About this RNA
Model confidence (mean pLDDT): 87 of 100. Guanidine-I riboswitch aptamer from Cyanobium sp. NIES-981, 99 nucleotides, folded computationally. NCBI's taxonomy places the organism under Bacteria, Cyanobacteriota, Cyanophyceae, Prochlorococcaceae, Cyanobium. The sequence was found by an Rfam model in a public genome assembly.

């Protein structure tokens, strides 16, 4: 200096904010409206370095064949920007950088 560390979906979690629901506060006869995420929550978003499951690819083995069984290590990480209503461990990003 270069290459590789496989791809995808889904369910969930760490976590996240506040569009909707709800909570709380204010206004109203009521309908309803406003404020509040420094409101536990439901909907919602969500991990390369978190988990389960499924499919595909690859490798090893078995089988005449259709197929079947098994396998996959390591991973510290800004600032800044982007999307969405808004934010985040989301995306930029196995980034920059460090070892």
């Nucleotide at each position: 200096g270069a290459a590789c560390a496989g791809g995808a979906g889904u369910u969930c979690u760490a976590g996240g904010g506040u569009u909707c629901c709800g909570g709380c506060c204010c206004a109203u006869c009521a309908c309803u409206g406003g404020g509040u995420g420094u409101c536990u929550g439901g909907u919602c978003c969500a991990a390369g370095a978190g988990a389960g499951c499924u499919c595909c690819a690859c490798c090893g083995g078995c089988g005449c064949a259709g197929g079947c069984c098994g396998g996959g290590g390591c991973a510290c990480g800004g600032a800044g920007g982007g999307a969405u209503a808004a934010a985040a461990g989301c995306c930029c990003g196995g980034g920059a950088g460090a070892c």